[in-house]
Molecule: c-di-AMP riboswitch aptamer (ydaO/yuaA leader)
RNA sequence: AAUUACAAUAAGCUUAGUUCUCGGUACGCCGAGAAGCGGGGAAACCAAUCUUUUGGGGCGAAUCAGCCAGUCUUUGGCUGUAGGGAACCAUCUAUCCCGAGCCCGUCAGCUAACCUCGUCAGCUUGAGAUGGGUCUUU
Numbered sequence: 001a002a003u004u005a006c007a008a009u010a011a012g013c014u015u016a017g018u019u020c021u022c023g024g025u026a027c028g029c030c031g032a033g034a035a036g037c038g039g040g041g042a043a044a045c046c047a048a049u050c051u052u053u054u055g056g057g058g059c060g061a062a063u064c065a066g067c068c069a070g071u072c073u074u075u076g077g078c079u080g081u082a083g084g085g086a087a088c089c090a091u092c093u094a095u096c097c098c099g100a101g102c103c104c105g106u107c108a109g110c111u112a113a114c115c116u117c118g119u120c121a122g123c124u125u126g127a128g129a130u131g132g133g134u135c136u137u138u
Stems, first nucleotide, its partner, number of pairs: 011124004018035007036119006046109001055107001056104004064080006083098004088132006
């Protein structure tokens, strides 16, 4: 000096999933309480005058369609697509990516008071233009 691996830190991304206080801890995290953010249930009025096993409903961007195999009609795969995301912020263009999964349990339209639940998990973008910011270095 270069390369690789590990650890820590910084700056960030998807998401509601962040911050603070107290206690415990095998130091991975756990318990309790707040603030912030997010979800569900729940009157009147309104809506619906229909729908109820062809069950129905909720979280979420994650719906729908076609085709090909297989087939104990359960499955797998491709191609698209409603919709969603991409790094200081906003808009536009370009390019890339996602388009899942889970839950309630026969039951829920909207819905103030009220009641109730969650606060996980997974990662690393760096293109261009316009405008507006922040930090560092000299």